[in-house]
RNAcentral holds the full RNA, with entries from SILVA. The part of an RNA shown here (large-subunit ribosomal RNA, domain VI) has 251 nucleotides and comes from a metagenome.
Context: one part of a larger RNA
RNA sequence: CGUACGAGACUUGAGGGAGUUUUUCUUUAGUACGAGAGGAUUUGGAAGGACGGACCUAUGGUGUCCCUGUUGUCCCGCUCGGGGCAGUGCAGGGUAGCCACGUCCGGUUUGGAUAAGUGCUGAAAGCAUCUAAGCACGAAGCCAGUCCCAAGAUAAGGUCUCGAUGAAGUCCCCUGGAAGACGACCAGGUUGAUAGGCCAGACGUGUAAGGUGGGUAACCAUCUCAGCUGACUGGUACUAACGGACGAAUG
Numbered sequence: 001c002g003u004a005c006g007a008g009a010c011u012u013g014a015g016g017g018a019g020u021u022u023u024u025c026u027u028u029a030g031u032a033c034g035a036g037a038g039g040a041u042u043u044g045g046a047a048g049g050a051c052g053g054a055c056c057u058a059u060g061g062u063g064u065c066c067c068u069g070u071u072g073u074c075c076c077g078c079u080c081g082g083g084g085c086a087g088u089g090c091a092g093g094g095u096a097g098c099c100a101c102g103u104c105c106g107g108u109u110u111g112g113a114u115a116a117g118u119g120c121u122g123a124a125a126g127c128a129u130c131u132a133a134g135c136a137c138g139a140a141g142c143c144a145g146u147c148c149c150a151a152g153a154u155a156a157g158g159u160c161u162c163g164a165u166g167a168a169g170u171c172c173c174c175u176g177g178a179a180g181a182c183g184a185c186c187a188g189g190u191u192g193a194u195a196g197g198c199c200a201g202a203c204g205u206g207u208a209a210g211g212u213g214g215g216u217a218a219c220c221a222u223c224u225c226a227g228c229u230g231a232c233u234g235g236u237a238c239u240a241a242c243g244g245a246c247g248a249a250u251g
Base pairs, nucleotide, nucleotide: 001152005163006162007161008160009159010158011157015149016148017147018146021049022048023047024046025045026044033038051106052105053104054103055102059100060099061098062097066093067092068091069090070089071086072085073084074083075082076081110144111143112142117137118136119135120134169246170245171244172243173189174188175187176186177185194240195239196238197236198235199234200233201232204228205227210223211222212221213220214219
């Protein structure tokens, strides 16, 4: 820009893409077959490998400052208690998120037309013949079926709803996001829980500071499963979402 009014939702599917895997055990059966040795076709059941998709409840990893311990040094006048720097100083753990080494799921089944091949009926050619007329089977392959994209499919589709009170609606802007390179997408913008703060909880760490008691001291016990706690859950307008514009005159 188009899809012949302007919009908001929900869709059909022309067409395109993905996928299509394989092993072992077991039953049929030590059966058929075979002198024996050996040893099935077929049918049912089960367990895996690799690959793919989704996810984070559990397991495990990361988690740069969530908690704790600790070395050296400097600083807060000193003690105590803290802070800075040393690869996050080092070390032990670890929430959310993101992940795999983890969890769950997938390939199947089915239909149609066929290939090689197997047949039925059957003449030309009194026989025979799967073929000449006709009919039936037959593959991991083909066309569907499964999953995903999809009306710029210019043949531009369909359904529902809203709209002459500059409307329905949309955008800029702003608050943000398990959305994201940027656009986009999604949730919101006071008729508000969108983010931050605060409150409560969860999770993590592991018993704070200070007081008291004990010990020569290092330190120990107790108040104390304490204190602190990023991303998690719920609540709460305290802070910030201010302010603008576009938009159909019946084709």
It matches the Rfam family "Bacterial large subunit ribosomal RNA". Rfam links the family to the GO terms ribosome and structural constituent of ribosome.